[in-house]
RNA sequence: AGUAGAGGUUGCGCUGAUUAUGAGUAGGCUGGCGGAUGUGACGGGCACAGGAGAAGACAGCGGAAAGGAAAAGGCGCCGAAGGAAGGGAGAGACCGUAGCUUCCGACCUGGGCAUACAGUGAAGAAUUGUAUGACUGUCAUCUGACAGGAUGGAGAGCUACU
Numbered sequence: 001a002g003u004a005g006a007g008g009u010u011g012c013g014c015u016g017a018u019u020a021u022g023a024g025u026a027g028g029c030u031g032g033c034g035g036a037u038g039u040g041a042c043g044g045g046c047a048c049a050g051g052a053g054a055a056g057a058c059a060g061c062g063g064a065a066a067g068g069a070a071a072a073g074g075c076g077c078c079g080a081a082g083g084a085a086g087g088g089a090g091a092g093a094c095c096g097u098a099g100c101u102u103c104c105g106a107c108c109u110g111g112g113c114a115u116a117c118a119g120u121g122a123a124g125a126a127u128u129g130u131a132u133g134a135c136u137g138u139c140a141u142c143u144g145a146c147a148g149g150a151u152g153g154a155g156a157g158c159u160a161c162u
Base pairs, nucleotide, nucleotide: 001162002161003160004159005158008078011077012076013075014074015073018070019069028061029060030059031058033056037049038048039047040046041097042096043095044094081109082108083107086104087103088102089101090100110136111135113133114132115131116130117129118128119127120126138153139152140151141150142149143148
């Protein structure tokens, strides 16, 4: 250097029938009240609706969806993969901002689990990050007759073969 391989409380990622949540919410219609604003994410301009009655709350009728989540099964795999400073591009009627989508990405993380805190989130759903804890795989050193134990390391690692 090449090839093959191992890790497993639910290994990792993608997809996913179906399901709940979202929510009796938003928007719609009707009624009376109300009485000048409202809508296009936000700001600006611009446009539109509005005393032939805006916003708003109330009652009645009817009533969603998206993002997020779980998940049988299927597929690809074992840096599987995840996070991420920073940067590029794109769409919304226009300009800017935020958010969203997407690409690159220094750098960080062996793995899953539990707890705490923080972030995302409608959510005490779920998930991501950090810390701590025990567990687990692996290597090194020390120890042990074996089984095993202690300490330390990191996937740019470890094992086998060439």